[in-house]
This is a predicted structure of a 72-nucleotide RNA (transfer RNA) from a Microcaldota archaeon.
Its mean pLDDT, the model's own confidence on a scale to 100, is 84.
RNA sequence: GCCCCAGUAGCUCAAUGGCAGAGCGCUCGCCUCGUAAGCGAGAGGUUGAGGGUUCAAAUCCCUCCUGGGGCU
Numbered sequence: 001g002c003c004c005c006a007g008u009a010g011c012u013c014a015a016u017g018g019c020a021g022a023g024c025g026c027u028c029g030c031c032u033c034g035u036a037a038g039c040g041a042g043a044g045g046u047u048g049a050g051g052g053u054u055c056a057a058a059u060c061c062c063u064c065c066u067g068g069g070g071c072u
């Protein structure tokens, strides 16, 4: 230098054009003599950045950034 993959909640990952979700973690409550476990509820997101297409974009297109892998 070229090619491929990934980037979404604190972490690990879903959502393949139509209201952004789950598990774990966190907070509160219930339970317990107390803790853990269990049960219930809640908070937490400019979907890496910018632009484009579309009535509508996490999703499709372009550029850039970051990380990983491959070729030379």
Stems, first nucleotide, its partner, number of pairs: 001071007010024004018055001026042005048064005

The organism belongs to Microcaldota, within Archaea.
It matches the Rfam family "tRNA". The family's RNA type in Rfam is transfer RNA.